[in-house]
RNA sequence: GGCCAGGCCCCGCGCAUCGGCAAGCAUACGAACCGUGUCAGAGCCGGAAGGCAGCAGCACUAAGAAUGACUUCCCGAGUGCCGCGGAAUUACCGGGCCGGA
Numbered sequence: 001g002g003c004c005a006g007g008c009c010c011c012g013c014g015c016a017u018c019g020g021c022a023a024g025c026a027u028a029c030g031a032a033c034c035g036u037g038u039c040a041g042a043g044c045c046g047g048a049a050g051g052c053a054g055c056a057g058c059a060c061u062a063a064g065a066a067u068g069a070c071u072u073c074c075c076g077a078g079u080g081c082c083g084c085g086g087a088a089u090u091a092c093c094g095g096g097c098c099g100g101a
Base pairs, nucleotide, nucleotide: 001098002097003096004095006093007092010086011085012084013083014082015080016079017077018076019075020074022072023071024070025068026067027066029064035060036059037058038057043052044051045050
């Protein structure tokens, strides 16, 4: 000095990360009266045995709202020592090969 393939930079997709919406799931709550179960006492029926309805309490649950480090979908990004493809290869970065003095 020349050539080659890369990196940086740019675009798209994927993945990841972060944030958000929704749904689901989990957890602990959650009904004075309008839910369920069990129903002390009291009540009603009965001669009795027994039966009926059932308040409080207790247990459970619905709607609901809360929390979540969980799952899925969608949206987004001043995100990425990630992957694939594309574009570009003027400059810059490191490398390989060849040639000359």